[in-house]
Context: one part of a larger RNA
RNA sequence: GAGCGAACGUUGGCGGGAUGUUUUAAGCAUGCAAGUCGAGCGGAAAGGUCCUUCGGGAUACUCGAGCGGCGAACUGGUGAGUAACGCGUAGAUUAUCUGCCUCAUAGACUGGGAUAGCCAUUGGAAACAGUGAUUAAUACCGGAUAUUGUCUUUCGAGAUGAAAGGCGCGUUUGCGCCACUAUGAGAUGAGUCUGCGUCCUAUUAGCUUGUUGGUGGGGUAAUGGCCUACCAAGGCGACGAUAGGUAGCCGGCCUGAGAGGGUGAACGGCCACAUUGGGACUGAGAUACGGCCCAGACUCCUACGGGAGGCAGCAGCUAAGAAUAUUCCGCAAUGGGCGAAAGCCUGACGGAGCAAUCCCGCGUGAGUGAUGAAGGCCCUCGGGUCGUAAAACUCUUUCGGCAGGGAAGAAUAAGAUCAGGAGGAAAUGCCUGGUCGAUGACGGUACCUGCAGAAGAAGCACCGACUAAUUACGUGCCAGCAGUCGCGGUAAUACGUAAGGUGCAAACGUUGCUC
Numbered sequence: 001g002a003g004c005g006a007a008c009g010u011u012g013g014c015g016g017g018a019u020g021u022u023u024u025a026a027g028c029a030u031g032c033a034a035g036u037c038g039a040g041c042g043g044a045a046a047g048g049u050c051c052u053u054c055g056g057g058a059u060a061c062u063c064g065a066g067c068g069g070c071g072a073a074c075u076g077g078u079g080a081g082u083a084a085c086g087c088g089u090a091g092a093u094u095a096u097c098u099g100c101c102u103c104a105u106a107g108a109c110u111g112g113g114a115u116a117g118c119c120a121u122u123g124g125a126a127a128c129a130g131u132g133a134u135u136a137a138u139a140c141c142g143g144a145u146a147u148u149g150u151c152u153u154u155c156g157a158g159a160u161g162a163a164a165g166g167c168g169c170g171u172u173u174g175c176g177c178c179a180c181u182a183u184g185a186g187a188u189g190a191g192u193c194u195g196c197g198u199c200c201u202a203u204u205a206g207c208u209u210g211u212u213g214g215u216g217g218g219g220u221a222a223u224g225g226c227c228u229a230c231c232a233a234g235g236c237g238a239c240g241a242u243a244g245g246u247a248g249c250c251g252g253c254c255u256g257a258g259a260g261g262g263u264g265a266a267c268g269g270c271c272a273c274a275u276u277g278g279g280a281c282u283g284a285g286a287u288a289c290g291g292c293c294c295a296g297a298c299u300c301c302u303a304c305g306g307g308a309g310g311c312a313g314c315a316g317c318u319a320a321g322a323a324u325a326u327u328c329c330g331c332a333a334u335g336g337g338c339g340a341a342a343g344c345c346u347g348a349c350g351g352a353g354c355a356a357u358c359c360c361g362c363g364u365g366a367g368u369g370a371u372g373a374a375g376g377c378c379c380u381c382g383g384g385u386c387g388u389a390a391a392a393c394u395c396u397u398u399c400g401g402c403a404g405g406g407a408a409g410a411a412u413a414a415g416a417u418c419a420g421g422a423g424g425a426a427a428u429g430c431c432u433g434g435u436c437g438a439u440g441a442c443g444g445u446a447c448c449u450g451c452a453g454a455a456g457a458a459g460c461a462c463c464g465a466c467u468a469a470u471u472a473c474g475u476g477c478c479a480g481c482a483g484u485c486g487c488g489g490u491a492a493u494a495c496g497u498a499a500g501g502u503g504c505a506a507a508c509g510u511u512g513c514u515c
Stems, first nucleotide, its partner, number of pairs: 001515004006511005013362006019355002021320001026318003030315003035070003040067002043063002048059004077273003086198008096190002101186007109143004119132005149160004165178005199245003206236003211233008248270004252263004275296005298309004326352001328351003334348001335346004365395004375386004399456001401451005409442001415436007459504005464485003470499005480487002
């Protein structure tokens, strides 16, 4: 000199863009953060409509709970652990898997028994649990078929493995769309392996028994001591093994002419974790933050028998600390989940609020104005200086205030309509293109116009040298200053105050850290 997720002191007008618990991976009240589908199913708890003998019944542009499907493995948070194939980079996978999506081929035949819900009933304070009766499905289970798949194989063959419907159109078989099954290919995502690189300590020098390798077996989607039995005795290490300490890694960021040094906040990629430790289940995918089981600590409820919980999601609270924000608005946009769609959900996200925390921009007025007014300070008492500064006159009105107008962000969706196309007996439908067609949290915001009036808007540090800028008074080695040298013991340019000056400016200084 530059920089910062900074803090502290004094001061503080506006706007835009960013950033905001670096400490305690400490504990958490409350609300929300993952649902959706009635075009899978039996149904009817509530509401609507209709009927009613007022008991109830019917209905679907409705739907609680339940069964079922998909999602919940994404998104979001944190950095504890990890010195590791964790990360980075370059490769391997003939050693692998991959839901949804795309393409291709073939299929979708025929049967069955349950179970939740509902009803009845029992236990319990509750959480919840049991029994009986009964019912459905795109839930579950058989049989058939299957060139392709899998397994065996004497290469002739043999064995084995599927499925589900719903909606619409037309009706005479059917057709279309969305789902379903098998196989192959792709895309995407993931698993595994390898070369090289990846902090400090030798006041850590030896480490290792599933250890190193082989064979057989098991296990996995898959290689492999991954596991196991047997056999061999290996394997690593001063090119630093092992041990200890520290640490998420990278793109980047800061600094620097560069080489390098430091760093890993925000944004993006990867990894790890979700109160602590362990475990598996489901599933295409998890060993699963807002799932399950066990154990521990803690908190809460209890009728003492037993139960409930997990903010390192968004807000918010307590504590800690020098220190870090609203229990806000909206799904209008972008993206995600489900759905044929309308749509629903979305603390992702888009916005607003708070903080000079940082960066950038603007303003706090402009011109004229000497008798150099008054006043302050200094003085050799002549004067000098603050100083064109003020006053005064003329002018402007950014920003702020008030009033009026007022966007872009919205693309299209459902649907309507027109044109063209493929295929069909036809219709719905399908493909391509055009036109119309609802929706704005921010927000009456940005922006524009008008109104009044210089009106509402300047401080902070320093002035001995380094280092730009000096005088007076007070104090008297005191009080104090200080980054270094050093100032202060009676004329202190170094302390305190004032005047003047210098520097920067909505900031200025100090402290901490990095180069």

About this RNA: RNAcentral holds the full RNA, with entries from SILVA. Predicted 3D model of a 515-nucleotide part of an RNA (small-subunit ribosomal RNA, 5' domain) from a metagenome. Rfam family: Bacterial small subunit ribosomal RNA. Gene Ontology terms of the family: structural constituent of ribosome and ribosome.